[in-house]
Context: one part of a larger RNA
RNA sequence: GGAUGAACGCUAGCGACAGGCCUAACACAUGCAAGUCGAGCGGCAGCACCUCGGGUGGCGAGCGGCGCACGGGUGAGUAACGCGUAUGUAACCUGCCCAUGAGUGGGGGAUAGCCCGGUGAAAACCGGAUUAAUACCCCAUGAUACCAUUAUCUGACAUCAUUCAAUGGUUAAAGAUUCAUUGCUCAUGGAUGGACAUGCGUUGGAUUAGCUAGUCGGCGGGGCAACGGCCCACCGAGGCUACGAUCCAUAGGGGUUCUGAGAGGAAGGUCCCCCACAUUGGUACUGAGACACGGACCAAACUCCUACGGGAGGCAGCAGUGAGGAAUGUUGGUCAAUGGGCGGAAGCCUGAACCAGCCAAGUCGCGUGAAGGAUGAAGGCAUUAUGUGUUGUAAACUUCUUUAGCUGUGGAGAAAUAAGGUGGUCGUGACCACCGAUGCUAGUACACAGAGAAUAAGGAUCGGCCAACUCCGUGCCAGCAGCCGCGGUAAUACGGAGGAUCCGAGCGUUAUCC
Numbered sequence: 001g002g003a004u005g006a007a008c009g010c011u012a013g014c015g016a017c018a019g020g021c022c023u024a025a026c027a028c029a030u031g032c033a034a035g036u037c038g039a040g041c042g043g044c045a046g047c048a049c050c051u052c053g054g055g056u057g058g059c060g061a062g063c064g065g066c067g068c069a070c071g072g073g074u075g076a077g078u079a080a081c082g083c084g085u086a087u088g089u090a091a092c093c094u095g096c097c098c099a100u101g102a103g104u105g106g107g108g109g110a111u112a113g114c115c116c117g118g119u120g121a122a123a124a125c126c127g128g129a130u131u132a133a134u135a136c137c138c139c140a141u142g143a144u145a146c147c148a149u150u151a152u153c154u155g156a157c158a159u160c161a162u163u164c165a166a167u168g169g170u171u172a173a174a175g176a177u178u179c180a181u182u183g184c185u186c187a188u189g190g191a192u193g194g195a196c197a198u199g200c201g202u203u204g205g206a207u208u209a210g211c212u213a214g215u216c217g218g219c220g221g222g223g224c225a226a227c228g229g230c231c232c233a234c235c236g237a238g239g240c241u242a243c244g245a246u247c248c249a250u251a252g253g254g255g256u257u258c259u260g261a262g263a264g265g266a267a268g269g270u271c272c273c274c275c276a277c278a279u280u281g282g283u284a285c286u287g288a289g290a291c292a293c294g295g296a297c298c299a300a301a302c303u304c305c306u307a308c309g310g311g312a313g314g315c316a317g318c319a320g321u322g323a324g325g326a327a328u329g330u331u332g333g334u335c336a337a338u339g340g341g342c343g344g345a346a347g348c349c350u351g352a353a354c355c356a357g358c359c360a361a362g363u364c365g366c367g368u369g370a371a372g373g374a375u376g377a378a379g380g381c382a383u384u385a386u387g388u389g390u391u392g393u394a395a396a397c398u399u400c401u402u403u404a405g406c407u408g409u410g411g412a413g414a415a416a417u418a419a420g421g422u423g424g425u426c427g428u429g430a431c432c433a434c435c436g437a438u439g440c441u442a443g444u445a446c447a448c449a450g451a452g453a454a455u456a457a458g459g460a461u462c463g464g465c466c467a468a469c470u471c472c473g474u475g476c477c478a479g480c481a482g483c484c485g486c487g488g489u490a491a492u493a494c495g496g497a498g499g500a501u502c503c504g505a506g507c508g509u510u511a512u513c514c
Base pairs, nucleotide, nucleotide: 001514002513003512004511006510007509008508009507010506013366014365015364016363017362019359020358021324026322027321028320030319031318032317035066036065037064040063041062043059044058047057048056049055050054073277074276075275082202083201084200085199086198087197088196089195092194093193097190098189099188100187101186102185103184104183105139106138107137108136115128116127117126118125119124145170146169147168148167149166150165154161155160175182176181203249204248205247210240211239212238215237216236217235218234220232221231222230252274253273254272255271256267257266258265259264279300280299281298282297283296302313303312304311305310330356332355333354334353338352339350340349341348342347369400370399371398372397379391380390381389382388383387404455406450407449408448409447410446414441420435421434422433423432424431425430426429458503459502460501461500462499463484464483465482469498470497471496472495473494479486480485
């Protein structure tokens, strides 16, 4: 000198853009943050309408489907194939989506809800009767799927992979509708997403030198989507290490960021990618996918309710509270846009997101007026003192302008389209063109008009480094100070004043990095 997620002191007009618990992964009151589908089903508690013992619209609760594994948060753990990079899988999976081929036949028994009864303070639970399905089960059909046997082609990287064929065996389905469609099952391929393995790279300590029994390898099995001591029985005795094993400490990694001419050094907040975690520890279930933040079970600590028998909870989601701390914001608005879930759609949900609020905490921009104006006014300060210098064109005064702010009038872009309609192309469901509801922000941005210099400047420093000097006070006192050092009676170094210098809505101090 530059930089910062900064803090503190003094000061403070406006806007745009970005940022805002670095500490206690401490504890959390309250509200919200994941639902949706009646075009799967039985139904009808509540609501509206009607032609009212019913029907229609619609729909609480329930069964069922899809989603809840995304999105959002945090960085505790982790020195590791965690991450980065480059490869491999002839050892793998992949819901929704796309393409292709084939199919969608017949039957059955339950159960929730509703009803009846019961237990309990509650949370909740039990018994009986009865009913449906795209819930569940059975039979049929079926292969390029899977299994077994046999034969064959090509290839490779050791186990092997691949092509083609035969025989035998096993395995599937679901309907709905407004009749336009849409779903369901099997198979193959794709896309997307993931899983695993490997080379290299990835902090400090030797005042850590030896570490290791599922440890290292083999045979056989189990398990898994798959490989593998992943697990197990048996057999062998190996495996790692001075090119640093083991142990200890520290730490999420990268893209990037800061600095520097570079080499390098330091950092990893915001944004993006990956990983890990969800009070602490463990476990699996469901599922295409989790060992699952707002799911389950168990244990533990803590908090709450209780009729003392027993129950409930998890903000490292968005706000917000207490605590800690030098220190970090609103218990706001809207789904209008973008995106996500569900749905045929209308739509519903969405603290993702987009907006608004607070904060000079940062960067950038603008303003606090401009031109003229000398009796160089008054006042202040200094002085060699009837004077002169300086403040200083500074002020007054004259003329002018009106950005920002204030008042008034007007007033956006952000919206593309959805459903649906019209036309065209291929062709009967896709593509293209046109029309087509919808704006939280917001009466905001912006534009125009009006009045009026009006409403708007400070902070630090002035001995040298280092730009900027005199007077007064004080008298090794009070004090200053980054270093050298100033102060003991003429202090340009302390305190005040005048003046000056630097930066400027900021200026200094402190902390940290280069």
This is a predicted structure of a 514-nucleotide part of an RNA (small-subunit ribosomal RNA, 5' domain) from an uncultured bacterium. The coordinates come from a structure-prediction model, not an experiment, and the mean pLDDT is 85.